[in-house]
């Protein structure tokens, strides 16, 4: 130094919900708040699930804290 694994240190991150905006809508942003998380960082390639449309052939949007893959990472006990 790299996997792989998570005790422990320093820490980060924010689930429901409220209040303000933006979208026709899933749903995103800020505050507050705090369920829980070793990748709860980050990619919309797959697979699911939501919205919308001229609708079920299809097309476009969303959802990374549903799974799966990829990329990139603090720390160091057994």
């Nucleotide at each position: 130094c790299c996997a792989c694994c998570g005790a422990a240190u320093g820490g980060g991150u924010a689930a429901a919900c409220u209040c303000c905006g933006g979208g026709u809508a899933a749903c995103c942003g800020g505050a507050g708040g705090g369920c829980a998380c070793a990748a709860a960082g980050c990619u919309a390639c797959c697979u699911g699930u939501c919205c919308u449309g001229u609708c079920u052939u299809c097309a476009g949007g969303a959802u990374a804290g549903a799974g799966g893959a990829g990329c990139u990472a603090u720390c160091g006990a057994a």